[in-house]
Large-subunit ribosomal RNA, domain IV from Frigidibacter mobilis, 324 nucleotides, folded computationally. RNAcentral holds the full RNA, with entries from ENA and SILVA. The organism belongs to Frigidibacter, within Bacteria. Its Rfam family is "Bacterial large subunit ribosomal RNA".

Context: one part of a larger RNA
RNA sequence: CCACAUUUAAGGAACUCGGCAAAAUACCUCCGUAAGUUCGCGAGAAGGAGGCCCGGUCAGCAGGCAACUGUCGGCCGGGGCACAAACCAGGGGUGGCGACUGUUUACUAAAAACACAGGGCUCUGCGAAGUCGCAAGACGACGUAUAGGGUCUGACGCCUGCCCGGUGCUGGAAGGUUAAAAGGAGGGGUGCAAGCUCCGAAUUGAAGCCCAGUAAACGGCGGCCGUAACUAUAACGGUCCUAAGGUAGCGAAAUUCCUUGUCGGGUAAGUUCCGACCUGCACGAAUGGCGUAACGACUUCCCGCUGUCUCAAAUGUGGACUCA
Numbered sequence: 001c002c003a004c005a006u007u008u009a010a011g012g013a014a015c016u017c018g019g020c021a022a023a024a025u026a027c028c029u030c031c032g033u034a035a036g037u038u039c040g041c042g043a044g045a046a047g048g049a050g051g052c053c054c055g056g057u058c059a060g061c062a063g064g065c066a067a068c069u070g071u072c073g074g075c076c077g078g079g080g081c082a083c084a085a086a087c088c089a090g091g092g093g094u095g096g097c098g099a100c101u102g103u104u105u106a107c108u109a110a111a112a113a114c115a116c117a118g119g120g121c122u123c124u125g126c127g128a129a130g131u132c133g134c135a136a137g138a139c140g141a142c143g144u145a146u147a148g149g150g151u152c153u154g155a156c157g158c159c160u161g162c163c164c165g166g167u168g169c170u171g172g173a174a175g176g177u178u179a180a181a182a183g184g185a186g187g188g189g190u191g192c193a194a195g196c197u198c199c200g201a202a203u204u205g206a207a208g209c210c211c212a213g214u215a216a217a218c219g220g221c222g223g224c225c226g227u228a229a230c231u232a233u234a235a236c237g238g239u240c241c242u243a244a245g246g247u248a249g250c251g252a253a254a255u256u257c258c259u260u261g262u263c264g265g266g267u268a269a270g271u272u273c274c275g276a277c278c279u280g281c282a283c284g285a286a287u288g289g290c291g292u293a294a295c296g297a298c299u300u301c302c303c304g305c306u307g308u309c310u311c312a313a314a315u316g317u318g319g320a321c322u323c324a
Stems, first nucleotide, its partner, number of pairs: 001319008010310002014308001019305001027051005036041001038155001052078001054077005060071004079083001091303003095299002097296002102114002118153007130139003156291004161221003166218002168214005176209002181204002186199005222240005249283001250280001261277005
C1' cells in the first nucleotide's frame, strides 16, 4: 500500500449524478394507531412500554377425597455494563407515473416500456373474413356474430366538447366528361381489276372527377382594435379570416423558453420538494382528460440513521513488500 472486518470525539448527507455503500429498524406480549377508502384495506400505520434468574406472597381456572399437580395473572424482594443477551430478524412518511399479479432488451436498460381484465370502432352469414401456399390443400375451426380477424384505448369513478374543408373509408347513381377497345358513315394512296394500305365522323364504352355520410378514422381546434365614475382589467362591442376556432377538467406540469416566475409551507439558510396563482414560448379529452383506495427491486422530497463526508485514526486477519 491492498482486501475483508471491527470501532470512533464533535457534526450528521456538508459526500455524490444519485444516501452508492454502510448504519439504523428487526422477535414476542401489552397499549395505541391518522388521512383516505373500491369498506376488503390502509395497519406491523405512526408512536410507546415490558421481556433474565431465584424466592416470597395473594387470587382465578382445571383435576383430585386429600396431600397436591397443572395453568394463568397481580404484588414484593434479587443479580449484571448488557436479559428478543449469539444467530436469525420490517426503517418510516409524502408527491409523480403505472390501476393491480404478471412480461421484457439470454451477455451494460426490469422501467413510467409491454401485457392485462374492461371500453370502443371496424370487417366477416360460413367453401366466412383473415393468413400460408404456384396449386392441391391447410390454419381460422371439428368454431358460427355472446363467434372469429384487424386496430385503438387500458381496472374503477366522473366524463369524453366543436370541425367532414384536406386525406382515408363507406354509400350513390340522375346528368356531364372520358382511356384502351368496339364501331364504321365517309375519304386518301396505289392498281386494269380483285385487292393491299392509310385517315376517319356518329354511336357504345370503366374507374376517377361529381354528390352525400363518417373523427373511440388520419387529423385540425384564430387574429386585430376599442370599451366600466381612481387605476387596472374587460362581462360588452367592432372587424378580418376559417371546415371549425380548444368545451369540461388540469396547468411553471415526466409538458414553462423567459425562470431560481410570484405568493405560501418546510430549513438558520431550499435552482429541488409540497400547496396555490394562470402570463398554457408549446396541456386537453380512448394519439384519451381529470381524479383515484390498494400495489411497486420505479422515481422526487422529508424524518430517523449513520466514517458517504468535514478528516481522518486505530485495531484484527490475510496478502503485497523488505530482509534472512